[in-house]
RNA sequence: GCCCUGAUAGCUCAGUGGCAGAGCGACCGGCUGUUAACCGGUAGGUCGUCGGUCCGAUCCCGACUCAGGGCG
Repeated sequence: GCCCUGAUAGCUCAGUGGCAGAGCGACCGGCUGUUAACCGGUAGGUCGUCGGUCCGAUCCCGACUCAGGGCG
């Protein structure tokens, strides 16, 4: 220098064009003599950045940033 993969909640990850989700964690409550476990609920996101396509973009296209891998 070129190519490929990835970037979504605090963490690990789903989500192939039509209201952004799960598990764990946090918080509140139930249960329990207390804690843990278990059960129920709540909050938490400018979907890496900037542009483009589209009635509509986490999703499609381009550039860039960061991480990982390959080739030279």